Predicted 3D model of a 72-nucleotide RNA (transfer RNA) from a Myxococcota bacterium. It matches the Rfam family "tRNA". Its mean pLDDT, the model's own confidence on a scale to 100, is 83. The organism belongs to Myxococcota, within Bacteria. The sequence is in RNAcentral, with records from ENA.
RNA sequence: GGGCGAAUAGCUCAGCGGGAGAGCACCCGCCUUACAAGCGGGGAGUCGCAGGUUCAAUCCCUGCUUCGCCCA
Numbered sequence: 001g002g003g004c005g006a007a008u009a010g011c012u013c014a015g016c017g018g019g020a021g022a023g024c025a026c027c028c029g030c031c032u033u034a035c036a037a038g039c040g041g042g043g044a045g046u047c048g049c050a051g052g053u054u055c056a057a058u059c060c061c062u063g064c065u066u067c068g069c070c071c072a
Base pairs, nucleotide, nucleotide: 001071002070003069004068005067006066007065010024011023012022013021018055026042027041028040029039030038048064049063050062051061052060
């Protein structure tokens, strides 16, 4: 230098045009003598950044950044 993949909640990930979600973690309550487990509820995200397409973009297109793999 070229090719491919990934970037979404504190962490691991799903979602791939029209509601931003799950598990774990955190907080509150129930249960327990107490703790753990269990049950119920809650908070938490400019969907890496900037443009474009579209009535509408996490999703499609372009560029950039970071990380990983391969080729040279």